[in-house]
Molecule: c-di-GMP-I riboswitch aptamer
Organism: Thiobacillus sp.
């Protein structure tokens, strides 16, 4: 370069939930907490999920139903870059 992570060091990150903040909501984000996780490190490019503000359609009203231009990177894959052991 590549293969590999049951092991060591040294460290990362942080699910639920709680509290404060943005956001219509999906969820961010900052504290707090760990269920995990060798890329739980970056990317919305494929798929697939999550909402449904604007907008349309349907209704006298309540409120239903399309829809992503919002979102999920800890839901599969592509890409991109990377620390330590080992081979």
């Nucleotide at each position: 370069a590549c293969c590999u992570g049951c092991c060591a060091a040294g460290g990362g990150c942080a699910a639920a939930c709680c509290c404060a903040u943005c956001g219509a909501a999906a969820g961010g984000u900052g504290g707090g907490g760990a269920c995990g996780c060798a890329a739980a490190g970056c990317c919305a490019c494929c798929g697939g999920u999550c909402u449904a503000a604007a907008g349309g359609g349907c209704a006298c009203c309540a409120g239903c139903c399309c829809c992503a231009u919002g979102a999920c990177a800890g839901c599969g894959g592509a890409g991109c870059c990377g620390c330590c052991g080992g081979g």